[in-house]
RNA sequence: CGCGGGGUAGCGCAGCUCGGCAGCGCAGUGGUCUCAUACGCCAACGGUCGCGGGUUCGAAUCCCGCCCCCGCUA
Numbered sequence: 001c002g003c004g005g006g007g008u009a010g011c012g013c014a015g016c017u018c019g020g021c022a023g024c025g026c027a028g029u030g031g032u033c034u035c036a037u038a039c040g041c042c043a044a045c046g047g048u049c050g051c052g053g054g055u056u057c058g059a060a061u062c063c064c065g066c067c068c069c070c071g072c073u074a
Stems, first nucleotide, its partner, number of pairs: 002072006010026004020057001029043004050066005
């Protein structure tokens, strides 16, 4: 250089195929329970969906370019 996979909440991931409210688990926070802690239960919080542009009424999703990570090949 070429090819493939990946980048979404603090962490691990789903959602992309087929465009239409941005979600799950864990962690953290508050409450409940307990003599107390943990477990359990309840609740709320937490996101420029890697960056920029395009298409569209509407983009995490489609198109183009770029950046980063992993693997393969020479």
Molecule: transfer RNA
Organism: Nocardia terrae